[in-house]
RNA sequence: GGGCCUGUAGCUCAGCUGGUAGAGCGCCUCGAUGGCAUCGAGGAGGUCGUCGGUUCGAGCCCGAUCAGGUCCA
Repeated sequence: GGGCCUGUAGCUCAGCUGGUAGAGCGCCUCGAUGGCAUCGAGGAGGUCGUCGGUUCGAGCCCGAUCAGGUCCA
């Protein structure tokens, strides 16, 4: 320098052929227990790596770019 893969909640990851984003763990509150553990119920938390484009509409399609991984030179 070139090819490919990955980037979504604090962490690990889903997200179908484009229709306004979710699970588990963690965190907060409440209840059950004398308390802890545990269980149950509820809640907070995200401009989907960044910038731009296409579209009525983008996590998803296109281009550039950044970071990590991997292969080739």

A computed fold for a 73-nucleotide RNA from Candidatus Nealsonbacteria bacterium RIFCSPHIGHO2_02_FULL_43_13, annotated as transfer RNA. Taxonomically the source falls in Candidatus Nealsoniibacteriota (Bacteria, Bacteria candidate phyla). It was read from a public genome assembly. It matches the Rfam family "tRNA". The family's RNA type in Rfam is transfer RNA.